[in-house]
RNA sequence: GUGCCCGUAGUUCAACGGAUAGAACACCUGGUUGCGGUCCAGGCGGUUGAAGGUUCGAUUCCUUUCGGGCACG
Numbered sequence: 001g002u003g004c005c006c007g008u009a010g011u012u013c014a015a016c017g018g019a020u021a022g023a024a025c026a027c028c029u030g031g032u033u034g035c036g037g038u039c040c041a042g043g044c045g046g047u048u049g050a051a052g053g054u055u056c057g058a059u060u061c062c063u064u065u066c067g068g069g070c071a072c073g
Base pairs, nucleotide, nucleotide: 001072002071003070004069005068006067007066010025011024012023013022018056027043028042029041030040031039049065050064051063052062053061
């Protein structure tokens, strides 16, 4: 340099182009208890890497770009 893959919550990951972007763990609160852990109930937390485009509607499709990985040269 060329091609391909990945980027979504603090972490690991979901989400036929259509409901308020969800789950687990973590964190916080309460219950349970001698205290803690386990367990139970609830809560907090998101610029879907960035900028444009297509569309009535984009995490999803298209373009550019940034970061990471793999292959080739």